[in-house]
This is a predicted structure of a 74-nucleotide RNA (c-di-GMP-I-GGC riboswitch aptamer) from a Desulfobacterales bacterium.
RNA sequence: UCAGAAAAAGCCAAAUCCCCCGUGAGGCGGAGACGGAAAGCCACGGAUCUUAAUAGAGAGCCGGGUUGCCUGAA
Numbered sequence: 001u002c003a004g005a006a007a008a009a010g011c012c013a014a015a016u017c018c019c020c021c022g023u024g025a026g027g028c029g030g031a032g033a034c035g036g037a038a039a040g041c042c043a044c045g046g047a048u049c050u051u052a053a054u055a056g057a058g059a060g061c062c063g064g065g066u067u068g069c070c071u072g073a074a
Base pairs, nucleotide, nucleotide: 001073002072003071004070011036012035016031017030018029020027021026034060040066041065042064044063045062046061048057049056050055
């Protein structure tokens, strides 16, 4: 630098259930494990969702930016 999830070391944790917060989308924590190679972080573009609205939500929708572990190859 490139490629990957076969092996190994660790990591995260969908649905669902419980407590709390929020008008809501949703969020924190606990249990759980469908999956994940950035399912780490950032709402920048598109799309989606919520709200009466100002305005918000979501990074596990697709791009983009940025940092990083392992394995293999050069």
NCBI's taxonomy places the organism under Bacteria, Pseudomonadati, Thermodesulfobacteriota, Desulfobacteria, Desulfobacterales.